c-di-GMP-I-GGC riboswitch aptamer from Tumebacillus lacus, 96 nucleotides, folded computationally.
């Protein structure tokens, strides 16, 4: 260099539970392997979740407007790398 079929030294740890952080997504610990050769590291681009905050609109109150409670809608500045590219550092094994 390329590549991951097979081995070994090792590593990580989905889902459930229980604790805590958060408005959620989700995270973080323990407890657990369903699984990963990058399930190592970076939210860069796509994707996917979540909607406090923020617009919109409606509805209830009202003589009327506004506020103000409720209700739907839309939206990331939030998450997610164990969804898929990119970057980028590395154990072992094969080939050359």
């Nucleotide at each position: 260099a390329u590549c991951a079929a097979u081995a070994a030294a090792g590593g990580c740890a989905a889902a459930c539970c229980c604790g805590u952080c958060g408005a959620a997504a989700g995270g973080c610990g323990g407890c657990g392997a369903c699984g990963c050769a990058a399930a190592g590291c970076c939210a860069u681009g796509g994707g996917u979740c979540u909607a406090a905050g923020g617009c919109u609109g409606g509805u209830u109150c009202u003589c009327c407007c506004u506020a103000a409670a409720c209700c739907a809608g839309c939206u990331a500045c939030g998450a997610c790398u164990g969804c898929c590219a990119g970057g980028u550092u590395g154990c072992u094994g094969a080939u050359u």

Of the family's consensus pairs, 90% are formed in the model.
The coordinates come from a structure-prediction model, not an experiment, and the mean pLDDT is 82.